[in-house]
């Protein structure tokens, strides 16, 4: 400079057109003298950013911005 990858919750990650899920963590309750551990529930997400194509996009075209790997 050139090709390919990867971005989604506090972390690590799935979901590949039909409106987001899984574990840990975090908070409530139970249960226990207590505290872990087990059980039950919640909260958390402009899906990196913009533009398009689509009735419809986390998924597909492009730009950008950030990690990575190769090749010069």
């Nucleotide at each position: 400079g050139c090709u390919c990858c990867c971005u989604u919750a506090g972390c690590a990650c799935a979901g590949u057109g039909g409106u987001a899920g899984u574990g840990c963590g975090u908070c409530u309750g139970c249960c226990u003298c207590g505290u872990a551990a087990g059980c039950a529930g919640a909260a958390g997400g402009u899906c990196g950013g913009g533009u398009g194509u689509u009735c419809a996009a986390u998924c597909c075209a492009c730009c950008c911005a950030g990690g990575g790997a190769g090749c010069a």